About this RNA
Large-subunit ribosomal RNA, domain II from Candidatus Mancarchaeum acidiphilum, 696 nucleotides, folded computationally. Rfam family: Archaeal large subunit ribosomal RNA. Its family is annotated with structural constituent of ribosome and ribosome in the Gene Ontology. Taxonomically the source falls in Candidatus Mancarchaeum (Archaea, Nanobdellati, Microcaldota).
Context: one part of a larger RNA
RNA sequence: GCCAAGGAGUGUAUAUUUGUGGCGAGUCGAAAGGCGGAGCGAAAGCGAUAGUACGCAGCAUGCUUGUCAUGUCAGGUACAUGGUAUGAAAAUGCCAGAGCCACAUUUAUACGACCCGAAGCCAUUGUGAUCUAUGCGUGCCCAAGGUGAAGCUAGGUUAACGCCUGGUGGAGGCCUGCAACUUCUCAUAGCAUGUCUUGUUAGGUGAGGUACGCAUAGCGGCGAUAUACCACUCGAACAUGGCAAUAGCGGGUCCCUUCUGAAGUAUCUUUAGGAUAGCUCCAGGCGAGCUUGCAUAUGCGGUAGAGCCACCGAUUAAGAGGAAUGGGGUCGAAAGGCCUCACCGCUUCGUCAAACUCCGAAUGCAUAUGCUGUGUAGACCCUGGGAGUCGGCGAUGCUGGGUAAGCUAGCACCGCGAGACUACAAAGAUAGUGACCGAGGUUAAGGUCCCCAAAUCCUAAUUAAGUGUAUCAAAGGCGAGGAAUAUCUUAGACAGCUGGGAGGUAGGCUCAGAAGCAGCCAUCCUUUAAAAAACGAGUAAUAGCGUACCAGUCAAGGUAUACCUUUCCUAAAAUAUACGGGGCUAAAUUAGGUACCGAGACCCCGGUGUGCGAAAGCACAGGUAAGAAGGCGUACGGUAUGAUGAGAAGUAUGUUUGGAAGGACAUAUGGAUCGUAUCGUAGAGAAUAUCUUGGU
Numbered sequence: 001g002c003c004a005a006g007g008a009g010u011g012u013a014u015a016u017u018u019g020u021g022g023c024g025a026g027u028c029g030a031a032a033g034g035c036g037g038a039g040c041g042a043a044a045g046c047g048a049u050a051g052u053a054c055g056c057a058g059c060a061u062g063c064u065u066g067u068c069a070u071g072u073c074a075g076g077u078a079c080a081u082g083g084u085a086u087g088a089a090a091a092u093g094c095c096a097g098a099g100c101c102a103c104a105u106u107u108a109u110a111c112g113a114c115c116c117g118a119a120g121c122c123a124u125u126g127u128g129a130u131c132u133a134u135g136c137g138u139g140c141c142c143a144a145g146g147u148g149a150a151g152c153u154a155g156g157u158u159a160a161c162g163c164c165u166g167g168u169g170g171a172g173g174c175c176u177g178c179a180a181c182u183u184c185u186c187a188u189a190g191c192a193u194g195u196c197u198u199g200u201u202a203g204g205u206g207a208g209g210u211a212c213g214c215a216u217a218g219c220g221g222c223g224a225u226a227u228a229c230c231a232c233u234c235g236a237a238c239a240u241g242g243c244a245a246u247a248g249c250g251g252g253u254c255c256c257u258u259c260u261g262a263a264g265u266a267u268c269u270u271u272a273g274g275a276u277a278g279c280u281c282c283a284g285g286c287g288a289g290c291u292u293g294c295a296u297a298u299g300c301g302g303u304a305g306a307g308c309c310a311c312c313g314a315u316u317a318a319g320a321g322g323a324a325u326g327g328g329g330u331c332g333a334a335a336g337g338c339c340u341c342a343c344c345g346c347u348u349c350g351u352c353a354a355a356c357u358c359c360g361a362a363u364g365c366a367u368a369u370g371c372u373g374u375g376u377a378g379a380c381c382c383u384g385g386g387a388g389u390c391g392g393c394g395a396u397g398c399u400g401g402g403u404a405a406g407c408u409a410g411c412a413c414c415g416c417g418a419g420a421c422u423a424c425a426a427a428g429a430u431a432g433u434g435a436c437c438g439a440g441g442u443u444a445a446g447g448u449c450c451c452c453a454a455a456u457c458c459u460a461a462u463u464a465a466g467u468g469u470a471u472c473a474a475a476g477g478c479g480a481g482g483a484a485u486a487u488c489u490u491a492g493a494c495a496g497c498u499g500g501g502a503g504g505u506a507g508g509c510u511c512a513g514a515a516g517c518a519g520c521c522a523u524c525c526u527u528u529a530a531a532a533a534a535c536g537a538g539u540a541a542u543a544g545c546g547u548a549c550c551a552g553u554c555a556a557g558g559u560a561u562a563c564c565u566u567u568c569c570u571a572a573a574a575u576a577u578a579c580g581g582g583g584c585u586a587a588a589u590u591a592g593g594u595a596c597c598g599a600g601a602c603c604c605c606g607g608u609g610u611g612c613g614a615a616a617g618c619a620c621a622g623g624u625a626a627g628a629a630g631g632c633g634u635a636c637g638g639u640a641u642g643a644u645g646a647g648a649a650g651u652a653u654g655u656u657u658g659g660a661a662g663g664a665c666a667u668a669u670g671g672a673u674c675g676u677a678u679c680g681u682a683g684a685g686a687a688u689a690u691c692u693u694g695g696u
Stems, first nucleotide, its partner, number of pairs: 001696006011111005018104006026035003039046002049080001051079004058072005063066001081096006114252004121242004126238002133216009142206001144176003147172001151168007181203002186199002189197002191194001218234001220230002227236001255631006265277005278389002280386006289374002293371008305359001306357002313352002317348003321344002325342007392416003396412006421432003436607003440603003446597003449582003455594001457593006468584002476569002479566004484561005496553005502526003507521003532547001535546002608621005632685001634682010650669008
């Protein structure tokens, strides 16, 4: 893991809800007595309605038979009236005829309180020092070497103390190096991964190692302190008990169908939780309106926008002023003068504002009327009972923070949450559309070459880059297409080719020179078809070469400007590409058209259920948390009635039936009990809890 069995809203008390039943101003109890029948007031104390009106259902009557009228109207509503408390009063608060008991049921509270789960706390003259810490007692152990302290001694020396040399001696938390023991030295060693083993390194006569015995006990011991150790347990051992500790936390919580169907918000406490409100479900009451949408009218408003010599604050440039003041400069012996910057208002130019407004929308809000929608098949509203929810998230619009984010803080609305289906390759939120069951058809979004249902459809263009085929990377650059505007043009444009392109003059000045062409000034006139006091290269200066400009030739469109569409370069990521794929030159892109495909949508037919209704019928039937309703099944009991050795239960397989939980039958096995109807009682339904026990 799998299989079987077990495994979680129970009981009592007290309140409370609903249902049913009995009796009823009473009821229950043997009784005592309880609850009810009177309240108000802190208390003393005082002490209550069948009044009037409206009016639903119902009932009655009427006819013109209706969505009718009238009457009477339980319950209901309104106003009175009464009791009492307060008050001088006015007035205000509470109150003014249905309960009690039983059974079942709902919820709350107290108890273990739906089940399982802590770490912990306390108790016991509880158990432990065979592990380990320390101490005590009695023992045992440390190869072999090296070094050579004190002391002693011999010789020498000295007046003596002493000193020197040699020997002897054998000290030391001494040295080298074994055993035991130890080692946070290291290891690419080993395995069943342990402060393990093995090897290695280091310590190893000492604060040494070790055996046995004894001692110290948990609010404690022991400790060369590591909070270490005290039996794999130690910031307080273990066992048992208090104990089902407590857990706002985690996990789990068992059959079916039907109806409705949320919240992640506000306030307080709080901050993983509660309470109240909101949203939700169920039941009851009332009896006629309600209306979130549209229009009109009347009000409200200071956002978007806009504006600023309309306030306020910011702000570019310029101008003419001013001056009680300040900084700098300058003139002067000083007084003081002048310039400038700051400053002040003015004029002109140019800009801004969430916490500016002379202005000012659209949406919006309120009220009224009408429309629409809805409602006597009962809305709106009211009362009572049961919840869940208090982590939200995504798109769009509008705001704040941030360079930005699949970021973050808000508001509104729509979705997901709790929503299937179709499309977007796949998908939570996007597009289409809200799924009771079954059949047929038509469409939506999106698509129509193949995978893959439907156009290798039609018209006109663009792209050559596989651009592109769902998603645009920039400045800049080489190109292509388009539509405009302006202008030139058969009196011949534009480009090319041929020819001309002159004279005064080398203009004047400057200059070594300056001749169209270093520089400065001027830039005229003439001949002309046209030709610059010269646009570019050139010379030392000239020369020489082009250009403007003109003519000829040629023959039909050309030139300029800003704009639109578009290809390419710009263009970098790690295994090998990266339209879903194949592939495509359209099967890409743009504009237009027709047809088809395509969903649980829509239409239509049949069926089931729910609500309402006398019926005909009409409407509805996605759904988590949650509420409500109706059923299936298990064990046992009462009553009734049955089956069974001609084979009960159980088990296995098959057949069949019901909308589901489920039911029935057949065969085999099995070998003695088992049903059905109805009422009742519950240890009454398992796939999950690292669930428990057993098996495997």